Large-subunit ribosomal RNA, domain VI from Haloactinomyces albus, 269 nucleotides, folded computationally.

Context: one part of a larger RNA
RNA sequence: CGUUCGGAGACUUGCGAGAUGCUGUCCCCAGUACGAGAGGACCGGGACGGACGAACCUCUGGUGUGCCAGUUGUUCCGCCAGGAGCACGGCUGGUUGGCUACGUUCGGCACGGAUAACCGCUGAAAGCAUCUAAGCGGGAAGCCGUCCUCCAGAUGAGGUCUCCCCCCGACCUGGAUCGGGUAAGGCCCCCACCAGACGAGUGGGUUGAUAGGCCGGAGGUGGAAGCCUGGCAACAGGUGCAGCCGACCGGUACUAAUCGGCCGAGUGA
Numbered sequence: 001c002g003u004u005c006g007g008a009g010a011c012u013u014g015c016g017a018g019a020u021g022c023u024g025u026c027c028c029c030a031g032u033a034c035g036a037g038a039g040g041a042c043c044g045g046g047a048c049g050g051a052c053g054a055a056c057c058u059c060u061g062g063u064g065u066g067c068c069a070g071u072u073g074u075u076c077c078g079c080c081a082g083g084a085g086c087a088c089g090g091c092u093g094g095u096u097g098g099c100u101a102c103g104u105u106c107g108g109c110a111c112g113g114a115u116a117a118c119c120g121c122u123g124a125a126a127g128c129a130u131c132u133a134a135g136c137g138g139g140a141a142g143c144c145g146u147c148c149u150c151c152a153g154a155u156g157a158g159g160u161c162u163c164c165c166c167c168c169g170a171c172c173u174g175g176a177u178c179g180g181g182u183a184a185g186g187c188c189c190c191c192a193c194c195a196g197a198c199g200a201g202u203g204g205g206u207u208g209a210u211a212g213g214c215c216g217g218a219g220g221u222g223g224a225a226g227c228c229u230g231g232c233a234a235c236a237g238g239u240g241c242a243g244c245c246g247a248c249c250g251g252u253a254c255u256a257a258u259c260g261g262c263c264g265a266g267u268g269a
Stems, first nucleotide, its partner, number of pairs: 001153001006164007016150003022050007034039001052107005060101004067094005072087006111145003118138004165268001167180004171175001185263004189205005210256003213252005219245003226239005
């Protein structure tokens, strides 16, 4: 921009396109059929795997650069104590959320239709024969459906529900005209996100819990500083499951979403 039945908000159908499509071992049937024996099935049923794919984070792990602790060297905070900077995040031990695989769950099935090679029925031409000439069956991991994803620019532009609607002005002209202000509604703007390259999407914007802060909880570290006690001291114990603490779960208007601006139909053959 289009979608000729005007303007909107939701929810949809699916023309069409894409993706998927794999496979092993063992057990039962059954040491049966078959076979002199050796050996050893079809059909059907079941169990467990491999590779591949998708989703997810309960578990097991990984990661963790503004979480906690320990610790070396050095500089500084006047000194002690306690800390901060730098040294790969200095190093080391743990670790919430998130993201992940080495983790977990699930998938390929089944079924229907038309067929290929092939196997048939009936059957003439050609008194026989013949699956074929008329006619009718069976038959593949393949084809078309079924399952999953996208999709109405499918210009053949689809459908359903709901909402808004006879405003004002201009003129060579009452017309699918032009201009203006509006309706439903939308956008800009702003706070954010599990959404995201940017657009987009989703939630929220004071009639508010959207984000931050604060409070509580979960969770992580693992027992803070100060003081007291014991010890010559290193240090240990007590106060005290302490102190500190990212993303998680709630609560609370303290802070920030203020105030605003713009677009947008005219009853539609």
NCBI's taxonomy places the organism under Bacteria, Actinomycetota, Actinomycetes, Actinopolysporaceae, Haloactinomyces. Rfam family: Bacterial large subunit ribosomal RNA. The RNAcentral record of the full RNA draws on ENA.